[in-house]
RNA sequence: CCUUAUCAAGAGUGGCGGAGGGGACAGGCCCUGUGAAGCCCGGCAACCUGCCGACCGCGGAUGCGCGGGGCAAGGUGCCAAUUCCUGCGGCCGUUCCGGCCGGCAGAUGAGG
Numbered sequence: 001c002c003u004u005a006u007c008a009a010g011a012g013u014g015g016c017g018g019a020g021g022g023g024a025c026a027g028g029c030c031c032u033g034u035g036a037a038g039c040c041c042g043g044c045a046a047c048c049u050g051c052c053g054a055c056c057g058c059g060g061a062u063g064c065g066c067g068g069g070g071c072a073a074g075g076u077g078c079c080a081a082u083u084c085c086u087g088c089g090g091c092c093g094u095u096c097c098g099g100c101c102g103g104c105a106g107a108u109g110a111g112g
Stems, first nucleotide, its partner, number of pairs: 001112007012041001014040003020031003025087004042079003047075002049072004055068005083105001088102006
């Protein structure tokens, strides 16, 4: 860089640390010394992974394959706010505002 799936749920009153943070940019709006980032511990989830005669279906034939389901948590990931919101387009209602859908961009996983 390309393909593909997901992105409304979930996750600490802990320790160290000390001022910033919300991973491009811009504009908003927020979080933060009742302590940010970062590190450690802890946790969440289940994409990959492993396991499952006495779970289900299909295939196929004796040993399994695929899909679903269940369990675990080894590889990642994640733990304020929808991906915090808006940036482009469409539709709808309209009290200069809002709702919905899609796109772009991004994040994460798995392939290449």